SAM riboswitch aptamer (S box leader) from Membranihabitans marinus, 100 nucleotides, folded computationally. Rfam family: SAM riboswitch aptamer (S box leader). Rfam describes the family as follows. The SAM riboswitch is found upstream of a number of genes which code for proteins involved in methionine or cysteine biosynthesis in Gram-positive bacteria. The sequence was found by an Rfam model in a public genome assembly.
[in-house]
RNA sequence: UUUUUAUAAAGAAGGGUGGAGAGAACAGGCUCUGUGAAACCCUAGCAACCGCCAAAAUGGAAAGGUGCUAAUUCCUGCCAAGUAAUUGGAGAUAUAAGAA
Numbered sequence: 001u002u003u004u005u006a007u008a009a010a011g012a013a014g015g016g017u018g019g020a021g022a023g024a025a026c027a028g029g030c031u032c033u034g035u036g037a038a039a040c041c042c043u044a045g046c047a048a049c050c051g052c053c054a055a056a057a058u059g060g061a062a063a064g065g066u067g068c069u070a071a072u073u074c075c076u077g078c079c080a081a082g083u084a085a086u087u088g089g090a091g092a093u094a095u096a097a098g099a100a
Stems, first nucleotide, its partner, number of pairs: 001100008013043005021032003026077004044069003049065002052060003073092001078089004
């Protein structure tokens, strides 16, 4: 990098460095941001995919491998239903575990 499967309406923040952007990419919205963005570091926390414990269904803990800690994956974009609000699905993306 490609691919398979699963999940994505829940949950969880403070500090330091840093200085102007950020919310995946493009477009349109909307939002966050000098009361300090991104990024990096420290500490804390959330979740429980792998792993661990319990014979197992299933449950448990959170020391290990990851992940995450504004807003549904912030919302929409394609298809279907509907006058519409909206709903369902697809796609894309993210994460985990496996395969090439």